About this RNA
This is a predicted structure of a 73-nucleotide RNA (transfer RNA) from Sphingomonas jatrophae. It matches the Rfam family "tRNA". The organism belongs to Sphingomonas, within Bacteria. Model confidence (mean pLDDT): 82 of 100.

RNA sequence: GCCGGCCUAGCUCAGCUGGUAGAGCAUCCGCCUUGUAAGCGGGAGGUCGUCGGUUCGAGUCCGACGGCCGGCA
Numbered sequence: 001g002c003c004g005g006c007c008u009a010g011c012u013c014a015g016c017u018g019g020u021a022g023a024g025c026a027u028c029c030g031c032c033u034u035g036u037a038a039g040c041g042g043g044a045g046g047u048c049g050u051c052g053g054u055u056c057g058a059g060u061c062c063g064a065c066g067g068c069c070g071g072c073a
Base pairs, nucleotide, nucleotide: 001072002071003070004069005068006067007066010025011024012023013022019056027043028042029041030040031039049065050064051063052062053061
């Protein structure tokens, strides 16, 4: 230099054919227990990497840029 993949909650990741952003773990509260852990119930937590474009509507489609990983040279 060329090609490909990935970027979504604190962490690991889903999100189908564009139509209300989710799960597990962690965290907080409650129940249970003599107490803790485990277990059970509930809550909070998001500029979906950034900027534009398409669309009635974008996490999803398109472009540029940034970051990470891999392949080729």